RNA sequence: GCACCGAACCGGCAAACCCGGGGUGACCCGGGGACGCAAAGCCACCUAUCCAGGAAAGUUGACGGUCUGGAAAGAGGGGUUACCGAA
Numbered sequence: 001g002c003a004c005c006g007a008a009c010c011g012g013c014a015a016a017c018c019c020g021g022g023g024u025g026a027c028c029c030g031g032g033g034a035c036g037c038a039a040a041g042c043c044a045c046c047u048a049u050c051c052a053g054g055a056a057a058g059u060u061g062a063c064g065g066u067c068u069g070g071a072a073a074g075a076g077g078g079g080u081u082a083c084c085g086a087a
Stems, first nucleotide, its partner, number of pairs: 005085002012037002017032006035074001041080003045077003049071004054067002058063001
């Protein structure tokens, strides 16, 4: 120095919920607030999940599924960057 690991230290992030704002919506932004998190920093590549004013077909009229577009990194995998340094 790198990988694994996570005692201690300096700190960091911020769930639910509330207020204001944006959006058809999922959800997002700002403030408050802390359930938790050693990557709960970042990325939508894969799976799962959520939304849809969109598209085609089917059913027989309730819709469900598919495609497409969108959301989400605090569901998992993957990629990438990174503070500290006991065993």